[in-house]
Context: one part of a larger RNA
RNA sequence: CCGUCCUUAAGGAACUCGGCAAAUUGACCCCGUAAGUUCGCGAUAAGGGGACCCUCCAGGCGCGUUUAGUAAUAGAUGCGUGCUGAGGGCACAGAAAAGUGGCUCCGGCGACUGUUUACCAAAAACACAGUUCUCUGCUAACACGUAAAGUGGAUGUAUAGAGAAUGACGCCUGCUCGGUGCCGGAAGGUUAAGUGGAAGGGUUAGCUUCGGCGAAGCUCCUAAAUGAAGCCCCGGUAAACGGCGGCCGUAACUAUGACGGUCCUAAGGUAGCGAAGUUCCUUGUCGGGUAAGUUCCGACGUGCAUGAACGGCGUAACGACUGGAGCACUGUCUCGAGGACGGACUCG
Numbered sequence: 001c002c003g004u005c006c007u008u009a010a011g012g013a014a015c016u017c018g019g020c021a022a023a024u025u026g027a028c029c030c031c032g033u034a035a036g037u038u039c040g041c042g043a044u045a046a047g048g049g050g051a052c053c054c055u056c057c058a059g060g061c062g063c064g065u066u067u068a069g070u071a072a073u074a075g076a077u078g079c080g081u082g083c084u085g086a087g088g089g090c091a092c093a094g095a096a097a098a099g100u101g102g103c104u105c106c107g108g109c110g111a112c113u114g115u116u117u118a119c120c121a122a123a124a125a126c127a128c129a130g131u132u133c134u135c136u137g138c139u140a141a142c143a144c145g146u147a148a149a150g151u152g153g154a155u156g157u158a159u160a161g162a163g164a165a166u167g168a169c170g171c172c173u174g175c176u177c178g179g180u181g182c183c184g185g186a187a188g189g190u191u192a193a194g195u196g197g198a199a200g201g202g203u204u205a206g207c208u209u210c211g212g213c214g215a216a217g218c219u220c221c222u223a224a225a226u227g228a229a230g231c232c233c234c235g236g237u238a239a240a241c242g243g244c245g246g247c248c249g250u251a252a253c254u255a256u257g258a259c260g261g262u263c264c265u266a267a268g269g270u271a272g273c274g275a276a277g278u279u280c281c282u283u284g285u286c287g288g289g290u291a292a293g294u295u296c297c298g299a300c301g302u303g304c305a306u307g308a309a310c311g312g313c314g315u316a317a318c319g320a321c322u323g324g325a326g327c328a329c330u331g332u333c334u335c336g337a338g339g340a341c342g343g344a345c346u347c348g
Base pairs, nucleotide, nucleotide: 001343002342003341004340005339006338007337008336010334011333014332019329028050029049030048031047036041038168052089053088054087055086057085058084059083060081061080062079063078064077065076066075067074068073090094102327103326104325105324106323107322108321109319110318114126115125130166131165132164133163134162135161136160142152143151144150169314170313171312172311174244175243176242179241180240181237182236183235184234185233188232189231190230194226195225200220201219202218203217206213207212245263246262247261248260249259272306273303284300285299286298287297288296
């Protein structure tokens, strides 16, 4: 010097990103226990007290004996005591060791118990019960499989199964179908192979005015017409993907703008919440807490860029989650010091 421990005057978080670490608390019995609440909880809330040994003094309890009584029971008496009280005793110390919750208040998030990155992340992430939408009528949808057989689904049958989203519970979930998707429609437009086969070309029997014309067959090229779904089109649908404005003026101080005008849009953000885990300006402004507070709590609303199942806002209980405050406690610190053991180091 390093590691693992122990003690420490006075102070007591001044340490630090942060009370990290350590200390405090602790089992049992008794008293007592608030807000809130889904009436279950919260709760071991918090906060207090007790404890060893002796006596048998009083009571309780147990087991006997006895008296009265049919009995239950009552009285007397003896013994005992993991009980209660009282009195007494000893020690620095009586849960004498070990082991064995520190507590409270105010927020955020997630309802909860669970699950997860085996080996840097345990969480606010995942799951969850509940809610909603869509598909599926059974050889089901869906999935595996070689476009198969077959199998799962399921020895199930829409109170079932599959897919997706949200995520207990409470109060709720606004407007928009123009775009994209999905569902329905089938009049019209467009549209494939196929069907169809006009016209034309090549070849040449024949004819010829020698320039050519040219049947049948074979062959090349194929036009019109016909031709489904889809797309265009017409509707529906947002707990489908998504989206949810701007400018100008206006009230008898000023300010503000219930009100008016105008442009654009499919429609212009409703209820809520709001400097938020979302706020750039920003340490916004006001209030609280502190001697002093970029954090925290309560408000305000000018929301750069909140907002309703990508759910909105609340919420008791719960959390090795996260932010702030306090009490207790302490070597975290002021600021160090001493000690034990094991290393390192020296010698062998």
This is a predicted structure of a 348-nucleotide part of an RNA (large-subunit ribosomal RNA, domain IV) from a Planctomycetota bacterium. The prediction has a mean pLDDT of 86. The organism belongs to Planctomycetota, within Bacteria.